[in-house]
Context: one part of a larger RNA
RNA sequence: CUGGGCGUAAAGGGUCCGCAGGGGGCAUGCCGCGCCCGCCGUGAAACACCGGGGCUCAACCCCGGUCCUGCGGCGGGUACGGGCGUGCUGGAGUGCGGGAUGGGCAGACGGAAUUCCGGGUGUAACGGUGGAAUGUGCAGAUAUCCGGAAGAACACCGAUGGCGAAGGCGGUCUGCUGGCCCGCGACUGACCCUCAUGGACGAGAGUGUGGGUAGCGAACAGGAUUAGAUACCCUGGUAGUCCACACCGUAAACUUUGUGCGCCAGGCGUGGUGGGGUUCGGCCCCCUCCGCGCCCAAGCCAACGCGGUAAGCGCACCGCCUGGGGACUACGGCCGCAAGGCUAAAACUC
Numbered sequence: 001c002u003g004g005g006c007g008u009a010a011a012g013g014g015u016c017c018g019c020a021g022g023g024g025g026c027a028u029g030c031c032g033c034g035c036c037c038g039c040c041g042u043g044a045a046a047c048a049c050c051g052g053g054g055c056u057c058a059a060c061c062c063c064g065g066u067c068c069u070g071c072g073g074c075g076g077g078u079a080c081g082g083g084c085g086u087g088c089u090g091g092a093g094u095g096c097g098g099g100a101u102g103g104g105c106a107g108a109c110g111g112a113a114u115u116c117c118g119g120g121u122g123u124a125a126c127g128g129u130g131g132a133a134u135g136u137g138c139a140g141a142u143a144u145c146c147g148g149a150a151g152a153a154c155a156c157c158g159a160u161g162g163c164g165a166a167g168g169c170g171g172u173c174u175g176c177u178g179g180c181c182c183g184c185g186a187c188u189g190a191c192c193c194u195c196a197u198g199g200a201c202g203a204g205a206g207u208g209u210g211g212g213u214a215g216c217g218a219a220c221a222g223g224a225u226u227a228g229a230u231a232c233c234c235u236g237g238u239a240g241u242c243c244a245c246a247c248c249g250u251a252a253a254c255u256u257u258g259u260g261c262g263c264c265a266g267g268c269g270u271g272g273u274g275g276g277g278u279u280c281g282g283c284c285c286c287c288u289c290c291g292c293g294c295c296c297a298a299g300c301c302a303a304c305g306c307g308g309u310a311a312g313c314g315c316a317c318c319g320c321c322u323g324g325g326g327a328c329u330a331c332g333g334c335c336g337c338a339a340g341g342c343u344a345a346a347a348c349u350c
Stems, first nucleotide, its partner, number of pairs: 003322004007304002012318001014201004021194003025088007033081002035077008048066007091191001092188003095184005103177007110154001114150008125136002162169002206247006215241002220236004258317006266295007274287004299306002323350003332343004
């Protein structure tokens, strides 16, 4: 080196882009680098293997053959891999015509609710709990009506539904902008797949500077509970939650299932197209492509389960695992303002 694996046993990188690298459609011509065949040279001897022989056997020794799987030269072959050339359209992309959408960014606007402020009515409580108390209220609260201010989030629609690579995305309108699907089959002509290193994005919490702060609310304070109660419950409440810019780079970042392509029974539902049938209607039925789900044939699986959205059958490439603890640790390096992140042992022990 050759192995077996990665949904739940150890194991899919959080996601995407992508250089190098690895892999790569159909037809044909040339080359003959890999590859294959023949011949020649070389591949010392010993050793090894096979056959035979010599010491009474064996070890040991001798002879013959093989082997030395290789390298070089010459000649030949061209299916496959490769190189160069030409062509093709099924992969990939472009164009044209339609379409759906909480995809992203920015601006403007809207109503409900909450809290606070002002005013009116009004009086003795309100609030809260298992029950209470802290708390609020006769300086007029709670309740109720009118007016005003502020911040944050957008009920119903809403779905087993949609969009996005992932994180994630939901009031309305406008502007800018990304991706996707369907139809036509006009154009390019393999332009493709994957991707170590690298780059970009990346919930929440957290950090820096400035702003904002209605509600909620780590910390903190008080009231309860309790043997205690540094909790669960209650009354308050700072950071934070919000905005701008800059960091952080983690997660049960999960479908615990990497990406791409092809192949392998069906049935039902649903979102988006296109086509056909029709008692043409916006109803209904059938077919079709793309997506989201459920049940299942074959097959797979230790079982659970998976099953055209595979965990089935194959190919290409990447990542990862190799007993438990020690250890998502130490040390070192790199990154970070810090918190910390990434990489990642050993002793010892079972």

Notes:
This is a predicted structure of a 350-nucleotide part of an RNA (small-subunit ribosomal RNA, central domain) from a Victivallales bacterium. The source organism's lineage runs through Bacteria, Pseudomonadati, Lentisphaerota, Lentisphaeria and Victivallales.